C1' cells in the first nucleotide's frame, strides 16, 4: 500500500398483492380482501449455566430470503431486501 470484514455514499438492475368500496374532498377516514424484499417482533442446533456422578427440567445467548404481518404496501411515480460498478471511512493476520 494491496486483499478479506464492517459501516456509509453515487449510479444501475431488483418482485409480490384490489387504480377494490363507502364518505370526504386533494389525500384524509372507516370497511373488507391480500402481499413480503424498508424497518420491527418470535423460534432451531451449537455453546453457559443448572444438577445428584453423568442427566433431565429450567433459565441464558442465538441466524435467516424460515414465521408473524405491527409497521410499510397492493396502476404509474416514490419506495424497495438483495445484487454490480465507482469512491470514502475503519480496520486485523501474514
Nucleotide at each position: 500500500a494491496a486483499c478479506a470484514u464492517u459501516g456509509g455514499c453515487u449510479g444501475g438492475g431488483a418482485a409480490g398483492a384490489g387504480a377494490c368500496c363507502u364518505g370526504a374532498c386533494c389525500u384524509c377516514a372507516g370497511g373488507c380482501a391480500c402481499c413480503g424484499a424498508a424497518g420491527g417482533g418470535g423460534c432451531a442446533a451449537a455453546c453457559c449455566c443448572g444438577u445428584a456422578u453423568u442427566a433431565a427440567a429450567g433459565g441464558g445467548c442465538g441466524a435467516a430470503a424460515c414465521u408473524c404481518u405491527c409497521a410499510g404496501g397492493u396502476a404509474a411515480a416514490c419506495a424497495g431486501a438483495c445484487c454490480c460498478u465507482g469512491c470514502c471511512a475503519a480496520u486485523a493476520a501474514a